Predicted 3D model of a 358-nucleotide RNA (Bacterial RNase P class A) from a Deltaproteobacteria bacterium.
[in-house]
RNA sequence: UGGAGCGGGUGCAUGAUCGCUCCGGUCAACUGACCGGAGAGGAAAGUCCGAACUCCGCAGGGCAGGAUGGUUCGUAACGCGAACCCCGGGUGACCGGGGGAAAGUGCCACAGAAAACAAACCGCCCGGCCAGGUGCCGGGUAAGGGUGAAACGGCGAGGUAAGAGCUCACCGCUUCCAUGGUGACAUGGGAGGCAGGGUAAACCCCAUCCGGAGCAAGACCAAAUAGGGAGAUGUUUGAGAAUAGCCCGUUCGAAAUCUCCGGGUAGGUUGCAAGAGGUGUUGAGCAAUCAACAUCCCAGUGAAAUGAUCAUGGCUCUUCACAGAGUACAGAAUUCGGCUUAUAACCCGCUUUUUUUC
Numbered sequence: 001u002g003g004a005g006c007g008g009g010u011g012c013a014u015g016a017u018c019g020c021u022c023c024g025g026u027c028a029a030c031u032g033a034c035c036g037g038a039g040a041g042g043a044a045a046g047u048c049c050g051a052a053c054u055c056c057g058c059a060g061g062g063c064a065g066g067a068u069g070g071u072u073c074g075u076a077a078c079g080c081g082a083a084c085c086c087c088g089g090g091u092g093a094c095c096g097g098g099g100g101a102a103a104g105u106g107c108c109a110c111a112g113a114a115a116a117c118a119a120a121c122c123g124c125c126c127g128g129c130c131a132g133g134u135g136c137c138g139g140g141u142a143a144g145g146g147u148g149a150a151a152c153g154g155c156g157a158g159g160u161a162a163g164a165g166c167u168c169a170c171c172g173c174u175u176c177c178a179u180g181g182u183g184a185c186a187u188g189g190g191a192g193g194c195a196g197g198g199u200a201a202a203c204c205c206c207a208u209c210c211g212g213a214g215c216a217a218g219a220c221c222a223a224a225u226a227g228g229g230a231g232a233u234g235u236u237u238g239a240g241a242a243u244a245g246c247c248c249g250u251u252c253g254a255a256a257u258c259u260c261c262g263g264g265u266a267g268g269u270u271g272c273a274a275g276a277g278g279u280g281u282u283g284a285g286c287a288a289u290c291a292a293c294a295u296c297c298c299a300g301u302g303a304a305a306u307g308a309u310c311a312u313g314g315c316u317c318u319u320c321a322c323a324g325a326g327u328a329c330a331g332a333a334u335u336c337g338g339c340u341u342a343u344a345a346c347c348c349g350c351u352u353u354u355u356u357u358c
Base pairs, nucleotide, nucleotide: 002353003352004351005350006349007348008347009346010345012313013312014311015310016309017308018307020039021038022037023036024035025034026033027032041329045340046339048338049337050336051335052334053214054213055212056211060248061247062246063245065210066209067208068207069206070084071083072082073081074080085098086097087096088095089094099205100204104203105202106199107198108197121145122144123141124140125139126138127137128136129135153171154170156168157167158166172194173192174191175190176189177188178187179186180185218270219269220268221267228261229260230259231258232257233256240252241251242250277296278295279294280293281292282291283290284289314327315326316325317324
């Protein structure tokens, strides 16, 4: 000086005028006036995971079904986070991935001789027909070439008629032992010529986990109607009901239960925000995070509240300059921890690499 990688933050500001919602207080007694305080996000989005909370007289057991998947830790929990291990990509900072193919089944098009417990198209060697060329026949071969994404270890030497782990050294593979580590694994040594390719967000197998419905959950108050009509089953030898399916069990049902038709109401209050809460300091831990102490209260709507106007400035683009233009994604609806997606512009930090100079 140029490129790249990772992490964090802000996301328009100030003033004036008018307006909106809630809480507290005072004055009123009619829904008002005044004072004080507070008032949308980093994703509020998606509704994808996990929970808190509420309800369900089974929520217990099993089957089926579903989810996750390297190891260890964190957390209320998780499919999330942190650290570490291995494989792959990159010069690198870093990025992506992760149970099992020797339990079984399926698939690997075309090309190719051959695509799983396979195989000889070209070629090489030996013998014969034949003196030779070409060709043919028999035997051996899988090192060389070809096809393909992938062809039953790689490379070098020896050996052989020509070759081949046929033999040897190294690497790889299988297995045993030792050391280190909580562990996934790593390093080293010994033995063995030794290797049944790939694919499981294909079926499947293994390990672990899973009750359901959801604030339109639920609770209370008031009011209204036709406490209507019909049918089926059943009364202890029990019909039926019980919030994903089936079976078993249990409980209710001690006389009722279910189905169909018809009618009425759908109004108000509450749930509704003090929490697995925020911030600061100290300590432990590589970190995620945890603990102790101190301090603070930071929306609560009910069909939906912070909007409008003016001025000054910030930032960005364009211009020699002035002038001009623009200022992102986007609005809580029970709450919280995550993941994913959208985002104009700007700021900060660390790391890696290129070029040049000292």
The prediction has a mean pLDDT of 77. The organism belongs to Myxococcia, within Bacteria. Its Rfam family is "Bacterial RNase P class A". The family's RNA type in Rfam is ribozyme. Its family is annotated with dimeric ribonuclease P complex, tRNA processing and ribonuclease P activity in the Gene Ontology.